[in-house]
RNA sequence: CGGAGUAUGGCGCAGCCUGGGAGCGCGUCUGCUUCGGGAGCAGAAGGUCGCAGGUUCGAACCCUGCUACUCCGA
Numbered sequence: 001c002g003g004a005g006u007a008u009g010g011c012g013c014a015g016c017c018u019g020g021g022a023g024c025g026c027g028u029c030u031g032c033u034u035c036g037g038g039a040g041c042a043g044a045a046g047g048u049c050g051c052a053g054g055u056u057c058g059a060a061c062c063c064u065g066c067u068a069c070u071c072c073g074a
């Protein structure tokens, strides 16, 4: 320098192909239970979906550029 992949709550991920309700597991907090802890049950908090712009009535999803990391090639 060229090509490919990844980026979504604290952690690990799905959702993207086919645009419309942001979700799952673990964790955290509160309550019940227990002498207490753990397990179990019920509830809750926590996300500008990497950044910026564009298309659209509407973007995590489509288009463009950029950033970070990984891999391949030179």
Base pairs, nucleotide, nucleotide: 001073002072003071004070005069006068007067010026011025012024013023020057028044029043030042031041032040050066051065052064053063054062
A computed fold for a 74-nucleotide RNA from Sphaerotilaceae bacterium SBD10-2, annotated as transfer RNA. The coordinates come from a structure-prediction model, not an experiment, and the mean pLDDT is 81. The source organism's lineage runs through Bacteria, Pseudomonadati, Pseudomonadota, Betaproteobacteria and Sphaerotilaceae. It matches the Rfam family "tRNA". About the family: Transfer RNA (tRNA) molecules are approximately 80 nucleotides in length. Its family is annotated with triplet codon-amino acid adaptor activity in the Gene Ontology. The RNAcentral record of the sequence draws on ENA.